[in-house]
RNA sequence: CAAGCAAGCCGGGCGGUCGCGGGCGGCCCGUCCGUCCGAGGAAAGUCCGAGCUCCGCAGAGCAGGGUGCUGGGUAACACCCAGUGGGGGUGACCCCAAGGAAAGUGCCACAGAAACAUACCGCCGGCCGCGUGGCCGGCAAGGGUGAAAUGGUGAGGCAAGAGCUCACCGGCAGCCGGGUGAUCGGCUGGCCGGGUAAACCCCACCUGGAGCAAGACCACGUAGGGAGGCGCGGCGCCCCAGCGGCGCCCAGGGGCUGCUCGUCCCGGGCCUCCGGGUAAGGUCGCACGAGGCGGCGAGCGAUCGCCGCCCUAGAUAGAUGAUCGCCACCCCGCGGGCCGCGAGACCCGCGAGGAACAGAACUCGGCUUACGGCUUGCUUGGACC
RNA sequence: GGGCCGAUAGCUCAGCCGGUAGAGCAACGGCCUUUUAAGCCGAUGGUCCUGGGUUCGAGUCCCAGUCGGCCCACCA
Numbered sequence: 001c002a003a004g005c006a007a008g009c010c011g012g013g014c015g016g017u018c019g020c021g022g023g024c025g026g027c028c029c030g031u032c033c034g035u036c037c038g039a040g041g042a043a044a045g046u047c048c049g050a051g052c053u054c055c056g057c058a059g060a061g062c063a064g065g066g067u068g069c070u071g072g073g074u075a076a077c078a079c080c081c082a083g084u085g086g087g088g089g090u091g092a093c094c095c096c097a098a099g100g101a102a103a104g105u106g107c108c109a110c111a112g113a114a115a116c117a118u119a120c121c122g123c124c125g126g127c128c129g130c131g132u133g134g135c136c137g138g139c140a141a142g143g144g145u146g147a148a149a150u151g152g153u154g155a156g157g158c159a160a161g162a163g164c165u166c167a168c169c170g171g172c173a174g175c176c177g178g179g180u181g182a183u184c185g186g187c188u189g190g191c192c193g194g195g196u197a198a199a200c201c202c203c204a205c206c207u208g209g210a211g212c213a214a215g216a217c218c219a220c221g222u223a224g225g226g227a228g229g230c231g232c233g234g235c236g237c238c239c240c241a242g243c244g245g246c247g248c249c250c251a252g253g254g255g256c257u258g259c260u261c262g263u264c265c266c267g268g269g270c271c272u273c274c275g276g277g278u279a280a281g282g283u284c285g286c287a288c289g290a291g292g293c294g295g296c297g298a299g300c301g302a303u304c305g306c307c308g309c310c311c312u313a314g315a316u317a318g319a320u321g322a323u324c325g326c327c328a329c330c331c332c333g334c335g336g337g338c339c340g341c342g343a344g345a346c347c348c349g350c351g352a353g354g355a356a357c358a359g360a361a362c363u364c365g366g367c368u369u370a371c372g373g374c375u376u377g378c379u380u381g382g383a384c385c
Numbered sequence: 386g387g388g389c390c391g392a393u394a395g396c397u398c399a400g401c402c403g404g405u406a407g408a409g410c411a412a413c414g415g416c417c418u419u420u421u422a423a424g425c426c427g428a429u430g431g432u433c434c435u436g437g438g439u440u441c442g443a444g445u446c447c448c449a450g451u452c453g454g455c456c457c458a459c460c461a
Stems, first nucleotide, its partner, number of pairs: 001381010012327007020038007027030001040357001044368002047366005052211004059261004064207005069083005084098001085096004099202002104200002106196003120143002122139007151169006170192002172189007215284004225274006233249006239242001252266005276460003291310008329354002332351006386457007395410004404441001413427004434450005
């Protein structure tokens, strides 16, 4: 210098003018004045996890859904950290939904003999036969098909072959040792028959549903209306004598957002649909929270503990903007430092231009996606000293 | 703000449990007819919204994104 890898940081600053939303204060109470605050690293996608609220309580089992190496962190997670194993890269480094395929079922198109129990070509032996060849038996090494063909390479062995035997490698199982564990190392055993679970399924663990348009209170107005479905049983008492009220019995209905159990409510109650009114009425929820910053300590780290300081948007058709000047950053052009062979880099000056992705709407913790730069460390290659 | 669906030929839609993507209409050519329409026959026409992953193999399964659509106000 070129190409790359990882981590961290920033998301322009100051001032003037005109505006917008909110808090507080003031008076001459208004179409006012003063003062303070006013978007993000992703506010986004709504993909996960929670807080909070309601569904009466939020119960048990099944079904359904989700997660899936190990250990830790956390309020929790599908997130994060540290490891294990596998894969990619020359490397810095990066990636992995990574339990189980000898529990069972399904599927594996085309090709191929055969995709789970098989032999097409072939090799070998026997018989027939003059012979090309035919029949019976053995074999799975070679050929061929395929994404995938029954551990791989070599030697011995055999009629030909084959873990049939042996050496090495790979897998599996057992034992011993290290480690909390995933797993690693060693020894022994020929134990050695596919793939697919982001197919059904099995195993382990987690899981009730809805969402701030949740929900609470106040105000205004209307028809507390209509249709359908389920139910309106029996006995006794009271009375205003009516599908009235109360009590008991017994079935039944409804809720607990799929089913069962269990439980609660109901004897004019529940569900569904159609209508009516208001005009997007006001207040709360709603901003002090798993909060931010700094220091010390524990830990490899994620993170946690203690101490100190701070309060930092709250709109409701939705505020946080526009413009001017200076400075800083980036790019381009010209000139100079440098008339030296030419060019580049660097520095200075002038001119013109650029500045991304995007904007809170109950609030947090993550992930993912979009996007402009800067700094540091490291890797590989090249050139020069 | 929150929740839920969809994207396949020019248009409207199928595609079950992954194995060469189809139907109807339209458009094109031919037959029939004097001609048109109707009818009959034929052929054409696909980035299965985009990218990545699982698998031998993806329209289908999984993840991420883009675009389009639907529903949810309060009172009694």
Model confidence (mean pLDDT): 76 of 100.
Predicted 3D model of RNase P RNA and transfer RNA as a complex of 461 nucleotides.